[in-house]
RNA sequence: ACAUAUCUUUGGCAAACUUGUCGAAAGACAAGGACGCAAAGCUAUGGGUCUAAGAACGUUUGUUUAUGAUCGCCAAGCUGCUUAU
Numbered sequence: 001a002c003a004u005a006u007c008u009u010u011g012g013c014a015a016a017c018u019u020g021u022c023g024a025a026a027g028a029c030a031a032g033g034a035c036g037c038a039a040a041g042c043u044a045u046g047g048g049u050c051u052a053a054g055a056a057c058g059u060u061u062g063u064u065u066a067u068g069a070u071c072g073c074c075a076a077g078c079u080g081c082u083u084a085u
Base pairs, nucleotide, nucleotide: 003085004084005083012037013036017032018031019030020029021028022027035072041078042077043076045075046074047073048070049069050068054065055064056063057062
């Protein structure tokens, strides 16, 4: 340095919930907080899922739709740490 396996070391991230802000919403960001995670690091590339402002249709207040969102849903791509072989 590379490949495979994986965490025992140093550590890392941070679910739900609460508060505040942004947003039509889904949700995101910050602080607190830890359910968990060997990539729970990054990328919306494919699929899935969520929302429906706007648009179209229809009227008894509805249906459809992503250009919005989700990487802690799955896969894929890129990158990284410890130990052993």
A computed fold for an 85-nucleotide RNA from a Bacillota bacterium, annotated as c-di-GMP-I riboswitch aptamer.
The coordinates come from a structure-prediction model, not an experiment, and the mean pLDDT is 83.
It matches the Rfam family "c-di-GMP-I riboswitch aptamer". Rfam describes the family as follows. GEMM was predicted in a large-scale screen for bacterial structured RNA regulatory elements.
It was read from a public genome assembly, where an Rfam model found it.